[in-house]
RNA sequence: CGCGGGAUGGGAAAGCGGCAAUCCGCAGGUCUCAUAAACCUGAGACGCCGGUUCAAAUCCGGCUCCCGCAA
Numbered sequence: 001c002g003c004g005g006g007a008u009g010g011g012a013a014a015g016c017g018g019c020a021a022u023c024c025g026c027a028g029g030u031c032u033c034a035u036a037a038a039c040c041u042g043a044g045a046c047g048c049c050g051g052u053u054c055a056a057a058u059c060c061g062g063c064u065c066c067c068g069c070a071a
Base pairs, nucleotide, nucleotide: 002069003068004067005066006065007064010024011023012022018054026042027041028040029039030038047063048062049061050060051059
């Protein structure tokens, strides 16, 4: 320098045009003599900047960072 993949709550990880799921963790509650477990409720995220579209996490362009391949 070229090519490919990736970036989503604190961690892991889905979603590929309409609203962001799930698990762990966290907070409150129920239960218990108490703790744990179990159950209920809740807070918390789309790397950055533009573009397309009625509508973008998703499509397009640029940039940053991470992983891999080739040279």